The RNA shown here (SAM riboswitch aptamer (S box leader)) has 139 nucleotides and comes from a Frankiales bacterium. The coordinates come from a structure-prediction model, not an experiment, and the mean pLDDT is 77.
[in-house]
RNA sequence: AUCUCAUCCAGAGGGGCAGAGGGACCGGCCCGGUGAAGCCCCGGCAACCACCGCAUCACGCUUUCGGGCGCGCCGCGGGGUAGGUGCCAACUCCGGCCUGAUGAUCCGACCACGUGGUCGGGCGCAGGGAAGAUGAGGA
Numbered sequence: 001a002u003c004u005c006a007u008c009c010a011g012a013g014g015g016g017c018a019g020a021g022g023g024a025c026c027g028g029c030c031c032g033g034u035g036a037a038g039c040c041c042c043g044g045c046a047a048c049c050a051c052c053g054c055a056u057c058a059c060g061c062u063u064u065c066g067g068g069c070g071c072g073c074c075g076c077g078g079g080g081u082a083g084g085u086g087c088c089a090a091c092u093c094c095g096g097c098c099u100g101a102u103g104a105u106c107c108g109a110c111c112a113c114g115u116g117g118u119c120g121g122g123c124g125c126a127g128g129g130a131a132g133a134u135g136a137g138g139a
Base pairs, nucleotide, nucleotide: 002138003137004136005135006134007133008132013042014041015040016039017038021031022030023029025096026095027094028093043088044087045086048084049083050081051080052079054078057075059070060069061068062067092131097128098127099126100125103123106121107120108119109118110117111116
């Protein structure tokens, strides 16, 4: 760098060095000298991988039918630990592409004409996707 799968509306910040950027990209909107990125220290969150006796289910043995014991590399989910990662502004900050329904209304075009109607776009909503991030695995 690339492929596959899972997850992404929850959660969790202080200090030191440093000194102007940062939130992937683009647009928006934000954060930032009351100190950005980066590096270091300490703390925390979470539970993807890992591990653990455990209880449940499955499975095997047994039973006096209430249950008891065993087992788990491969099945399903629960609990725990925190070793390997990750993370600690804003839903992945929001949108970007497609589809759908609908709404008071905004813009444009057209029809009718004084009351409006149709179509398209914008805004908002829902679903999906793309891209990205993290983990685990593969080639």
Its Rfam family is "SAM riboswitch aptamer (S box leader)". Rfam links the family to the GO term regulation of gene expression. The model forms 97% of the base pairs in the Rfam consensus. The sequence was found by an Rfam model in a public genome assembly.